The RNA shown here (Glycine riboswitch aptamer) has 108 nucleotides and comes from a Chloroflexota bacterium. The organism belongs to Chloroflexota, within Bacteria. Its Rfam family is "Glycine riboswitch aptamer". Rfam's curators write: This family represents the bacterial glycine riboswitch. The coordinates come from a structure-prediction model, not an experiment, and the mean pLDDT is 78.
RNA sequence: AACCGAAAUCGGGGAGAGACUUUGCAUAAAAACGCAAAGCACCGAAGGGGCAAGUCUGGGCUGGCAAGUUCAGGCGAAACUCUCAGGUAAAAGGACCCGAUUUCAUCU
Numbered sequence: 001a002a003c004c005g006a007a008a009u010c011g012g013g014g015a016g017a018g019a020c021u022u023u024g025c026a027u028a029a030a031a032a033c034g035c036a037a038a039g040c041a042c043c044g045a046a047g048g049g050g051c052a053a054g055u056c057u058g059g060g061c062u063g064g065c066a067a068g069u070u071c072a073g074g075c076g077a078a079a080c081u082c083u084c085a086g087g088u089a090a091a092a093g094g095a096c097c098c099g100a101u102u103u104c105a106u107c108u
Stems, first nucleotide, its partner, number of pairs: 001108001005104009018040001020039006041088003047084001048082003054075009
């Protein structure tokens, strides 16, 4: 100095699903927006939960051994699944991706 890996910051891109219903508050009044509560319907890409193959441990059975088989438990992924949380006009957020900078680690 470069490649690869991790993290942080900044910038950019970024889906889905009711601008739902009712009541109250706020407002000079009404509507809309906002806030709160209740209700029904939906989404999955903040976060969170669950598990497959495989593997490990222990018990039983077969076997000379290796091993096989069975039961129980552990480890074990997601963009799969659950829908707790969050979300269902705009704004905000948003897994993930790109760029820049900085730091750490590894190798040459």